[in-house]
RNA sequence: AGCUGGCCGGACGGCCGCUCCGGCAAGUGCCGAAAGGCCGCCGGGGGAGGAAAGUCCGGGCUCCACGGAAACACGGUGCCGGGUAACGCCCGGCGGGGGCGACCCCAGGGAAAGUGCCACAGAAAGCAAACCGCCGGUCCGGCGCGAGCCGGCGGGUAAGGGUGAAAGGGUGCGGUAAGAGCGCACCGCGCCGCCGGUAACGGGGGCGGCAUGGUAAACCCCACCGGGAGCAAGACCGAAUAGGGACGACGCGCGGGCUUUCGGCCUGCAGGCCGGUUUCCGCGCCGCCGUCCGGGUAGGUCGCGCGAGGCGUCCGGCAACGGGCGUCCCAGAUGAAUGGCCGUCGCGCGGCGGAAACGCCGCCGUACAGAACCCGGCUUACAGGCCGUCU
Numbered sequence: 001a002g003c004u005g006g007c008c009g010g011a012c013g014g015c016c017g018c019u020c021c022g023g024c025a026a027g028u029g030c031c032g033a034a035a036g037g038c039c040g041c042c043g044g045g046g047g048a049g050g051a052a053a054g055u056c057c058g059g060g061c062u063c064c065a066c067g068g069a070a071a072c073a074c075g076g077u078g079c080c081g082g083g084u085a086a087c088g089c090c091c092g093g094c095g096g097g098g099g100c101g102a103c104c105c106c107a108g109g110g111a112a113a114g115u116g117c118c119a120c121a122g123a124a125a126g127c128a129a130a131c132c133g134c135c136g137g138u139c140c141g142g143c144g145c146g147a148g149c150c151g152g153c154g155g156g157u158a159a160g161g162g163u164g165a166a167a168g169g170g171u172g173c174g175g176u177a178a179g180a181g182c183g184c185a186c187c188g189c190g191c192c193g194c195c196g197g198u199a200a201c202g203g204g205g206g207c208g209g210c211a212u213g214g215u216a217a218a219c220c221c222c223a224c225c226g227g228g229a230g231c232a233a234g235a236c237c238g239a240a241u242a243g244g245g246a247c248g249a250c251g252c253g254c255g256g257g258c259u260u261u262c263g264g265c266c267u268g269c270a271g272g273c274c275g276g277u278u279u280c281c282g283c284g285c286c287g288c289c290g291u292c293c294g295g296g297u298a299g300g301u302c303g304c305g306c307g308a309g310g311c312g313u314c315c316g317g318c319a320a321c322g323g324g325c326g327u328c329c330c331a332g333a334u335g336a337a338u339g340g341c342c343g344u345c346g347c348g349c350g351g352c353g354g355a356a357a358c359g360c361c362g363c364c365g366u367a368c369a370g371a372a373c374c375c376g377g378c379u380u381a382c383a384g385g386c387c388g389u390c391u
Base pairs, nucleotide, nucleotide: 001391002390004388005387006386007385008384010345011344012343013342014341015340016339018047019046020045021044022042023041024040027039029038030037031036049368053379054378056377057376058375059374060373061230062229063228064227074226075225076224077223078222079093080092081091082090083089094108095106096105097104098103109221110220114219115218116215117214118213131161132160133157134156135155137153139152140151141150142149143148169187170186171185172184173183174182188210189208190207191206192205194203195202196201234302235301236300237299244293245292246291247290248289250287251285252284253283254282255281256280257279262275263274264273265272266271309328310327311326312325313324314323315322316321346366347365348364349362350361351360352359353358
């Protein structure tokens, strides 16, 4: 000068608060219809993070769906081995690419199942292709005394030029009219054995003259994985008001019964007929009142903090991680606590003085951010600082 792994991310004191828990105390206490909540005291205990964030993956837990499973569809993952509750995460390898190097990066299965696409440029881009160039021709025309030269025509040629991200293996030698895997050597590619490795893969041998361009973060094929929704999950308690149901009383209406009474009519009285009233029975009512039942809402309580837990140590493992032992209990709010002020110090930066150590000064800086059911990851943000490994 770099590279890489891990860690910290202010300290102490004073004053005033907030929240949860514990203990003591505890009343005809307060709020509320109830469920339930609140109120006092204590030299009492706990109180944000490495990311609490993004909500991108994987789980626990809860409810819903479902006979078990499988398949279709859809979504995801994709070298190999291991770790893990699980993963798209982590560790160790392999292959490819970059860097002098430490080291870093990779969406890293299949392109000989099929389909699609390959813009622009270029003559030609998928059953490849002759623009320039090169080569030869017993062809045609012109020029020249002639060797030959120029133009055309019809062929050969993918070595050279040019276009392009890509031009149908690469380099070299031979070969040829010029060329060309046409032949040979090496490299690459394909196929078949061998050796090493658990494997990905690596090494080496033989055969093949090369057939088979790229693209799958295009469709697709193959293998594996996945039921859905989320703590506003979900469980319990539960008003007022408005619905629902049952019962009862009252009111109104209709129907029926009976005796007394009132009015009218018939009759000689008894009695009969009609109407009204009271009472009794039954039925009905968007009527009204009361009691009870049931569902939901507001509200309240739980879910909700002992866990794939932290720390220390030993053992196994290259490591991720696993196991044993010891020890600790460590936020739980919901108008949403975890704060504010002051002082001293630390750290950084700048200035001044000084040879340096260091001292003094500063309206200087001291981040990112902040639990909300809980864990494991990933990603992103972060003033400043510390400890290593390696080049």
A computed fold for a 391-nucleotide RNA from uncultured Bauldia sp., annotated as Bacterial RNase P class A.
NCBI's taxonomy places the organism under Bacteria, Pseudomonadota, Alphaproteobacteria, Kaistiaceae, Bauldia.
The prediction has a mean pLDDT of 76.